Overview: This is a predicted structure of a 98-nucleotide RNA (c-di-GMP-I riboswitch aptamer) from an Oceanospirillaceae bacterium. NCBI's taxonomy places the organism under Bacteria, Pseudomonadota, Gammaproteobacteria, Oceanospirillales, Oceanospirillaceae. The coordinates come from a structure-prediction model, not an experiment, and the mean pLDDT is 82. The sequence was found by an Rfam model in a public genome assembly.

RNA sequence: UCCCGAUAAAGGCAAAGUCCGGGCAACCGGGCGGCGCAAAGUUACGGGUCCUUCAGCUGCGAUAAACGCAACCGCUGGGGGAUCGCCGGACCGCCGAA
Numbered sequence: 001u002c003c004c005g006a007u008a009a010a011g012g013c014a015a016a017g018u019c020c021g022g023g024c025a026a027c028c029g030g031g032c033g034g035c036g037c038a039a040a041g042u043u044a045c046g047g048g049u050c051c052u053u054c055a056g057c058u059g060c061g062a063u064a065a066a067c068g069c070a071a072c073c074g075c076u077g078g079g080g081g082a083u084c085g086c087c088g089g090a091c092c093g094c095c096g097a098a
Base pairs, nucleotide, nucleotide: 004096005095012037013036017032018031019030020029021028022027035085041091042090043089045088046087047086048083049082050081051080052079053078054077055076056075057074058070059069060068061067
C1' cells in the first nucleotide's frame, strides 16, 4: 500500500412507524424513533424498480370506414422525474485483532 473485517476501541449513519412541511406522484427535508449498516460517505454513469406525461395496441354492433357501446386494465415505445438502505461502476474516507 492492497485485500480483509473482530462479541476490539473511538465516533458515525438511521429502516418501519409517527408528527410537521414540500411535491400531481414516485419521493424529499426536519422532529421523535431504531430495523439494520464497515462505506447505509459522495456521484443517477450502466442495469433494475417506481412515478408522471405523450403516442400506439382491445372486444362487440356492420362487409369496411365514420359512429356508438363496453373495457380504460395491462403491454410496447418516446419525453420528464424518483431511488445510491436494489445491483454494478467511479471518487473519497475512520479504526486495526486474526